[in-house]
Order: sequence, then C1' cells, then structure tokens
RNA sequence: AUCGCCGUAGCUCAGCGGAGCAGAGCGCCUGGCUACGAACCAGGAGGUCGCACGUUCGAAUCGUGCCGGCGAUG
Repeated sequence: AUCGCCGUAGCUCAGCGGAGCAGAGCGCCUGGCUACGAACCAGGAGGUCGCACGUUCGAAUCGUGCCGGCGAUG
C1' cells in the first nucleotide's frame, strides 16, 4: 500500500430496514434476607449503536468516505 473481517452499556456479546420503545449475561447501585458477609430474591442507573455524509416515508441494520483494532498478501 492492497484485500478481508470487526467496532452496539464498564466487560463479553445479540439484534441484519418498521412490530416493543435499543437488549441479554456479567459487573455497578439500592432494598430484602443474614449476627456480618457470600449466595439468593426484588428493584434501579448506565448507550450521540466509532465519526460524517448519502439512500429511504423510515437506518444500529443498506451505500460511500474517514478513524481505530485484528488478519492475509506484497
């Protein structure tokens, strides 16, 4: 430099054009339980879906460019 894959919550990931609005597990916070913890139970907070532009009535989802990570080739 070229090609391919990936980028969604603090972490690991799901979702692949509209229905239910962005979700799950772990973690975090609060309460319950307990002599105190752990475990368990109930509830809660946390997101510009990497950035920008475009397509569309509608975009996390499709296209283009850029940024970052991984791999292959030279």
Transfer RNA from Roseisolibacter agri, 74 nucleotides, folded computationally. Taxonomically the source falls in Roseisolibacter (Bacteria, Pseudomonadati, Gemmatimonadia, Gemmatimonadaceae). The prediction has a mean pLDDT of 80. Rfam family: tRNA. Gene Ontology term of the family: triplet codon-amino acid adaptor activity.